The prediction has a mean pLDDT of 84. This is a predicted structure of a 103-nucleotide RNA (SAM riboswitch aptamer (S box leader)) from Virgibacillus sp. YIM 98842. The model forms 97% of the base pairs in the Rfam consensus. Its Rfam family is "SAM riboswitch aptamer (S box leader)". For this family Rfam cites "The S box regulon: a new global transcription termination control system for methionine and cysteine biosynthesis genes in gram-positive bacteria" (Grundy and Henkin, Mol Microbiol, 1998).
RNA sequence: UAGUUAUUAAGAGUGACUGAGAGACUUGGCUCAAUGAUGUCACAGCAACCUACGAAAUUGUAAGGUGCUAAUACCAACAAAGCGCUGCUUUGAAUGAUAAAAU
Numbered sequence: 001u002a003g004u005u006a007u008u009a010a011g012a013g014u015g016a017c018u019g020a021g022a023g024a025c026u027u028g029g030c031u032c033a034a035u036g037a038u039g040u041c042a043c044a045g046c047a048a049c050c051u052a053c054g055a056a057a058u059u060g061u062a063a064g065g066u067g068c069u070a071a072u073a074c075c076a077a078c079a080a081a082g083c084g085c086u087g088c089u090u091u092g093a094a095u096g097a098u099a100a101a102a103u
């Protein structure tokens, strides 16, 4: 970097530094932001994919490797179905993110 499998409505923040935009990309909304967002680091925390130790055949404990800590992946976009139909709801896809194994 490309592909495979699984998950993606739960959960968990303070400080220091930085200093203008940020929330993946495009468009449209909406939201956060000089009462300091975003980003980096430190500490703390969350979760339990891999891992370790038990149990026993799907569960428990721990937290070593990752990951994460505004808003459902902030919402919508594409397709289908339904409805009280200038729209709404649900489902699926696509894209993205994370993990695992392999190359």
Stems, first nucleotide, its partner, number of pairs: 004100005013043005021032003026077004044069003049065002051062005073095001078092006